[in-house]
Context: one part of a larger RNA
RNA sequence: GGCACACGGUGGAUGCCUUGGCGCCAAGAGCCGAUGAAGGACGUGGGCGGCUGCGAAAAGCCCGGAGUAGGUGCUGACCAACCUUUGAUCCCGGGAUGUCCGAAUGGGGAAACCUGCGCGUGGUAAUGCGCGCGUACCCGUGCCUGAAUACAUAGGGCACGUGGAGGCAAGCCGGUGAACUGAAACAUCUUAGUAACCGGAGGAAAGGAAAGAAACCUCGAUUCCCUGAGUAGUGGCGAGCGAAAAGGGAAGAGCCCAAACCUGCGUAAUGCCAAGACGGCAGUCGUUGUUACGUGGGUGUUGUAGGGCCUGUCUUGAUCCGUCUGCCGGCGGGUCGGGAAGUUACAAAGUCGUGCGUUAGCCGAAGUGACUGGAACGUCACGCCAUAGAGGGCAAUGGUCCCGUAGACGAAAACGACGCGGUCUCCCUUGGCAGGUUCCUGAGUACGGCCGGGCACGGGAAACCCGGUCGGAACCCGCGGGGACCACCCCGUAAGGCUAAGUACUCCUCAGCGACCGAUAGUGAACUAGUACCGUGAGGGAAAGGUGAAAAGUACCCCGGAAGGGGAGUGAAAUAGUACCUGAAACCGUGUGCUU
Numbered sequence: 001g002g003c004a005c006a007c008g009g010u011g012g013a014u015g016c017c018u019u020g021g022c023g024c025c026a027a028g029a030g031c032c033g034a035u036g037a038a039g040g041a042c043g044u045g046g047g048c049g050g051c052u053g054c055g056a057a058a059a060g061c062c063c064g065g066a067g068u069a070g071g072u073g074c075u076g077a078c079c080a081a082c083c084u085u086u087g088a089u090c091c092c093g094g095g096a097u098g099u100c101c102g103a104a105u106g107g108g109g110a111a112a113c114c115u116g117c118g119c120g121u122g123g124u125a126a127u128g129c130g131c132g133c134g135u136a137c138c139c140g141u142g143c144c145u146g147a148a149u150a151c152a153u154a155g156g157g158c159a160c161g162u163g164g165a166g167g168c169a170a171g172c173c174g175g176u177g178a179a180c181u182g183a184a185a186c187a188u189c190u191u192a193g194u195a196a197c198c199g200g201a202g203g204a205a206a207g208g209a210a211a212g213a214a215a216c217c218u219c220g221a222u223u224c225c226c227u228g229a230g231u232a233g234u235g236g237c238g239a240g241c242g243a244a245a246a247g248g249g250a251a252g253a254g255c256c257c258a259a260a261c262c263u264g265c266g267u268a269a270u271g272c273c274a275a276g277a278c279g280g281c282a283g284u285c286g287u288u289g290u291u292a293c294g295u296g297g298g299u300g301u302u303g304u305a306g307g308g309c310c311u312g313u314c315u316u317g318a319u320c321c322g323u324c325u326g327c328c329g330g331c332g333g334g335u336c337g338g339g340a341a342g343u344u345a346c347a348a349a350g351u352c353g354u355g356c357g358u359u360a361g362c363c364g365a366a367g368u369g370a371c372u373g374g375a376a377c378g379u380c381a382c383g384c385c386a387u388a389g390a391g392g393g394c395a396a397u398g399g400u401c402c403c404g405u406a407g408a409c410g411a412a413a414a415c416g417a418c419g420c421g422g423u424c425u426c427c428c429u430u431g432g433c434a435g436g437u438u439c440c441u442g443a444g445u446a447c448g449g450c451c452g453g454g455c456a457c458g459g460g461a462a463a464c465c466c467g468g469u470c471g472g473a474a475c476c477c478g479c480g481g482g483g484a485c486c487a488c489c490c491c492g493u494a495a496g497g498c499u500a501a502g503u504a505c506u507c508c509u510c511a512g513c514g515a516c517c518g519a520u521a522g523u524g525a526a527c528u529a530g531u532a533c534c535g536u537g538a539g540g541g542a543a544a545g546g547u548g549a550a551a552a553g554u555a556c557c558c559c560g561g562a563a564g565g566g567g568a569g570u571g572a573a574a575u576a577g578u579a580c581c582u583g584a585a586a587c588c589g590u591g592u593g594c595u596u
Stems, first nucleotide, its partner, number of pairs: 001595009015581001016546002020517002022514003027509002029506002031167002039101003042055003046079002049075003061095005070083003106115003116135007137164002139161007172200005182189001186236001212219002223250004233241002254498003257442001261298010276285002278329006303476001305441003308437007317336007337429003341425002350423006356416004361409001363407001367382005383400002385389001391403003447471008457483001478493005533540002553580001556567004
């Protein structure tokens, strides 16, 4: 020196554990903000660094409720001083306070700072000083003022507004819109209308009541799922892209304008004894009438076309008023009665009561003995409960010890949607049928040329939809579509608008589950974690869990300056001693044996 064995050191694998994660189901919630948000800065405790809470009224103040013997949050012990059965702490509801920054809003600004003005108020001999309120911009409404320019308008000013502004995970709609990549290169193509950026809205968004789809039969808004189907197609016919109808389900809901016509008001034109004043008769009035435009009300809303207007016919409660006057008829309006409906569209605000639910809680069955052990929840023996044998804790494995669990109960206050009722509100109380008339039915629109885009469809035989540009209709005997185009036939009725449900998502709350992880895993983060640290910055971004049942965390003695040890003691165990469960390997030793 090597090998073997034994015993150690170092190291922190492995096993076991879980405070933390991950995924999912169901219910809820789906917004917060100028009444100052989200997010922060700085403060705030008797001794207080960090976290948490709170805001100069500062781990808190007030009221109401629930609850019971302890309490002054965590790290985290301790000391001091206190509170509390006159009910504290803790929990729930409501309120008060709420520095400074931040949309940040009096002005400025290198965020958490600097500095004004007006009014009110405190203080000082006085100035300085302190406190409270107001003071940004835009929009809307009302009012005042007011140029060029007479009226006017622009502009200026004042007051008012639970108007806007900013934040927000995913999902949604719209605008702008890549590249790597694939095509085994690459250009059309693909990736992909994806990522990213921007705008906007909502608890969902979008879409939506056919100018549809079909095929000679029909269906009957939209959305979502299954299927049709990787089909029909499309495609340097490459790579790839990729429908629809029909069928089956989820859900289910339909409506309102514009116009014709009538009419109130305003403006303008026209008109002079007449056109008119609902009809008939008589009287009376006559700046009433007529036309155009604007605005309000009524009417009206569709494709077997519908509506308006006119005529005829059938039908309809009471009462009052008006329609120049009187009578009859007609028309319009009010009240009562009757009917029907309603807060998501179809008109629109609610409000009250009640039931239910949410935000604290509360009741809740049934076991003892012996043995082993440090400890009983184990074993043995004999019981008991069960609408409760889910789970957790307690010194080992507990239905019956504790918290709970099944089941049952509960709210002064705040909130919620739903059901019911009251109040309230809208509508109907005239509509139907037949005939006539041809008055209306969304125009720089539809459509066409050229150029782009979207449609599964790459310009293709390329319909259909959208945009730019240039042209530019018809008017229901109309117009659009049925994949070039034409005819016949069929379907629909554009150029205005609203609309719940079924569908998507989860920053968040409560409850639950897992052939999910178990500390190099699972979130980056089980611990002071977006911390330490790095970077000018955008940004990047860790490591780090475990004594024991209980600190009982080793009094006292000895060696040592200490660290650290040896005794003693605690403990079931100390090779469980805070460098602490287990304690692998590499690596380093000590002892013994063999060997060189």

Annotation
Large-subunit ribosomal RNA, domain I from an Actinomycetota bacterium, 596 nucleotides, folded computationally. Its mean pLDDT, the model's own confidence on a scale to 100, is 83. The full RNA is in RNAcentral, with records from ENA. It matches the Rfam family "Bacterial large subunit ribosomal RNA". For this family Rfam cites "Crystal structure of the ribosome at 5.5 A resolution" (Yusupov et al., Science, 2001).